[in-house]
Molecule: c-di-GMP-I riboswitch aptamer
RNA sequence: CAAAGUCAAAAGCAAAGCCGAAGUGAUUCGGUGACGCAAAGCUAAAGGGUCUUAAUAGAGAUAGCCAGUUGCCUGC
Numbered sequence: 001c002a003a004a005g006u007c008a009a010a011a012g013c014a015a016a017g018c019c020g021a022a023g024u025g026a027u028u029c030g031g032u033g034a035c036g037c038a039a040a041g042c043u044a045a046a047g048g049g050u051c052u053u054a055a056u057a058g059a060g061a062u063a064g065c066c067a068g069u070u071g072c073c074u075g076c
Stems, first nucleotide, its partner, number of pairs: 004074002007075001012037002017032006035064001041069003047066002049062005
């Protein structure tokens, strides 16, 4: 530097549900809680997918769908 990470070590994230708040909504934020995650870090700017919408023109949500991009640890 590259590859790999089933198992082991360290560190980390946190699904559903419940409580509170915001929103028309998808959904988001905080608390609780752990289903899982080797990028479940970041990005909705470019592309595809899915979803929402009072206006169908647009606007919006989702990266824990694919993706783009950066990167920690590691005995074997």